[in-house]
Context: one part of a larger RNA
RNA sequence: GCCUACGAGUUACUUCUCAUUGGCAAGGUUAAGUGAUUCAGUCACGGAGCCGAAGCGAAAGCGAGUCUGAAUAGGGCGACAAAGUCAAUGGGAGUAGACGCGAAACCUUGUGAUCUACCCAUGUCCAGGUUGAAGUUCCGGUAACACGGGAUGGAGGACCGAACCAGUUUACGUUGAAAAGUAUUUGGAUGAGAUGUGGGUAGGGGUGAAAGGCCAAUCAAACUGGGAAAUAGCUCGUACUCCCCGAAAUGCAUUUAGGUGCAGCCUUAAAUUAGUUUUGUAGAGGUAAAGCUACUGAUAGGACGCGAGGGCUUCACCGCCUAUCAAAUCCUGACAAACUCUGAAUGCUACAAAAUGAUGUUUAGGAGUGAGGCGUUGGGUGCUAAGGUCCAGCGCCGAGAGGGAAAGAACCCAGACCAUCAGCUAAGGUCCCCAAAUAUACACUAAGUUGAACAAACGCGGUGCGAUUGCAUAGACAGCUAGGAUGUUGGCUUGGAAGCAGCCAUUCAUUUAAAGAGUGCGUAACAGCUCACUAGUCGAGCGAUUGUGCAUGGAUAAUAAUCGGGCAUAAGUGUAUUACCGAAGCUAUGGAUUAGUAAUUAUAUUACUACUGGUAGGGGAGCAUUCUAAACUGCGUUGAAGGUGUGAGGUGAUUCAUGCUGGAGCGUUUAGAAAAGCAAAUGUAGGC
Numbered sequence: 001g002c003c004u005a006c007g008a009g010u011u012a013c014u015u016c017u018c019a020u021u022g023g024c025a026a027g028g029u030u031a032a033g034u035g036a037u038u039c040a041g042u043c044a045c046g047g048a049g050c051c052g053a054a055g056c057g058a059a060a061g062c063g064a065g066u067c068u069g070a071a072u073a074g075g076g077c078g079a080c081a082a083a084g085u086c087a088a089u090g091g092g093a094g095u096a097g098a099c100g101c102g103a104a105a106c107c108u109u110g111u112g113a114u115c116u117a118c119c120c121a122u123g124u125c126c127a128g129g130u131u132g133a134a135g136u137u138c139c140g141g142u143a144a145c146a147c148g149g150g151a152u153g154g155a156g157g158a159c160c161g162a163a164c165c166a167g168u169u170u171a172c173g174u175u176g177a178a179a180a181g182u183a184u185u186u187g188g189a190u191g192a193g194a195u196g197u198g199g200g201u202a203g204g205g206g207u208g209a210a211a212g213g214c215c216a217a218u219c220a221a222a223c224u225g226g227g228a229a230a231u232a233g234c235u236c237g238u239a240c241u242c243c244c245c246g247a248a249a250u251g252c253a254u255u256u257a258g259g260u261g262c263a264g265c266c267u268u269a270a271a272u273u274a275g276u277u278u279u280g281u282a283g284a285g286g287u288a289a290a291g292c293u294a295c296u297g298a299u300a301g302g303a304c305g306c307g308a309g310g311g312c313u314u315c316a317c318c319g320c321c322u323a324u325c326a327a328a329u330c331c332u333g334a335c336a337a338a339c340u341c342u343g344a345a346u347g348c349u350a351c352a353a354a355a356u357g358a359u360g361u362u363u364a365g366g367a368g369u370g371a372g373g374c375g376u377u378g379g380g381u382g383c384u385a386a387g388g389u390c391c392a393g394c395g396c397c398g399a400g401a402g403g404g405a406a407a408g409a410a411c412c413c414a415g416a417c418c419a420u421c422a423g424c425u426a427a428g429g430u431c432c433c434c435a436a437a438u439a440u441a442c443a444c445u446a447a448g449u450u451g452a453a454c455a456a457a458c459g460c461g462g463u464g465c466g467a468u469u470g471c472a473u474a475g476a477c478a479g480c481u482a483g484g485a486u487g488u489u490g491g492c493u494u495g496g497a498a499g500c501a502g503c504c505a506u507u508c509a510u511u512u513a514a515a516g517a518g519u520g521c522g523u524a525a526c527a528g529c530u531c532a533c534u535a536g537u538c539g540a541g542c543g544a545u546u547g548u549g550c551a552u553g554g555a556u557a558a559u560a561a562u563c564g565g566g567c568a569u570a571a572g573u574g575u576a577u578u579a580c581c582g583a584a585g586c587u588a589u590g591g592a593u594u595a596g597u598a599a600u601u602a603u604a605u606u607a608c609u610a611c612u613g614g615u616a617g618g619g620g621a622g623c624a625u626u627c628u629a630a631a632c633u634g635c636g637u638u639g640a641a642g643g644u645g646u647g648a649g650g651u652g653a654u655u656c657a658u659g660c661u662g663g664a665g666c667g668u669u670u671a672g673a674a675a676a677g678c679a680a681a682u683g684u685a686g687g688c
Stems, first nucleotide, its partner, number of pairs: 001688006011096003015093010027051003033045004055062002065077004099237002102234001106227003110223002117201009126191001128160003131156001135152006164188003170183003203219001205215003240622006250263005264369002266366007275356009289342001290340002296336002300332004307325002309322004372397010402413003417591004422587003428581003431566003437578001439577006450568001458553002462550010479537005485510003490504003516531001520529002592612001594610007623677001625674008634666002642661008
């Protein structure tokens, strides 16, 4: 992991409540107990007690009233519209383990020191080698000691190193040979040493050269039985079918925030009569916008300049000035969620009409939900950041399948009762993958732009189409040929300054077709080259500004690249047009469910209309299993149950027939009762 079996809303109660069914009814009903009998969960007796028919008050008490109160007031609760009660069954609640499994823990009775910690008693063990303390003795030495040397001696938590004890390093092992080992290496190895046997200390206790270590593979409080099915607002699981409806993730409160109560939203039953949309009329309101010489505030420029600063003056006051600040006022411009002289659209309320047709409301039973999410619109917060966060309106997902967007909860289209090898469309598409145009017309693009981001500011003599304007056969623009001079090296400055370092200006005049007291390069200064300007040549368009379309640079990310791919110069982009494809949409044909209406016949048939996605959840109708009762007085060795095939019926759970196997029991109908249905619970047991 699979298979088989087992495995979770049960039962009790003088308890409460609602529905349905039944008995009796202003009444209903017996309990314990007793008696009887054909012994049947039977019949009779038994009125104790309980509920109802009357309430109010704390109570005495009074009573269709009563309490409060001084009250014949007012007010509170009642009466006057009035049905209960006893059973059965079912929905729900309460109390019990209360749908099942699950803690960590707490208390209590005991059992453990054969492991291990420490202690007590009594034993045992430590190859071999090395070092050579004190002491002693001899010699030297001293006044005597001291001291030195040689021997002897054999000390030490001494040295090296087996047994023994330990466990430093590395490797292996890691479903191991082993629930801690093996190999290598290493530490101690006469000591605070190792070890045998017997004994002692016990659970908030022991023991501990102290690590919260150890106390039988268990230790920040051992193990075993019991309280005990502790408790678990938590997690997981909770078993057959079909049909109808179908949510919520919000508000308020909460030692409350992943729980719960009330309300909201769902469902079922009954009652009732509203509801919704559009149009019109009448309203309330201060948003968007707008405005501010209409307030409050904020605010740019100008005019005017109260006042202040600075300067001058003066003994002081006065006075004068200003590239400073600046009130108020005026002109122009312009801002605001907590500004408004104004002021919509929507939305909201009421009434009327029309349309729609059960969608509304109330009461009662049953819930679930109270973590929401995304898109878009209006906002707050944040960085006009976030797949961020908090509100409001709408939609969708949640609980929604189908088609499109390559792939995708939410985007676009569209809401799946069933069947069909029928048709039409939506979004989106029509070269191939891949159903349908290698469609039509006119343009654009040359970048594979398209076709990674709608990629930006900014750049760009890429190119298409416009607008305005200038020059041009009296010859434009570009090119080529030639000229581009003189006064003069203008004056000043300067070492120099000659068109061209700088300053000045009547930048002037002459000759000219034209030529600046000079556009740039250049020289120390000149020189030189060039331009403006002009003529010739050539022969038809040439510039400037601006708008717009498509391209272009800007262009950078983490697994190998790519528009989904192949690929495409259209199969790209824009405008227009006609076909076609394309979904569970719509239609067609047949069938089913539910609801309503009508007709029939008399309670299920027919016809018509509408409906039938669905999680939590509510409601309805059924299938199967085991047992009981009655009937069938059913079936069965001429073959039951069970097993395994085949065929048929039913929307389905399932049922029926039959072949083989099997070898003795089993069913159908109507009722009743449940140990009544498994895929999941890291479910339990067995098998493989």
Molecule: large-subunit ribosomal RNA, domain II
Organism: Marinilabiliaceae bacterium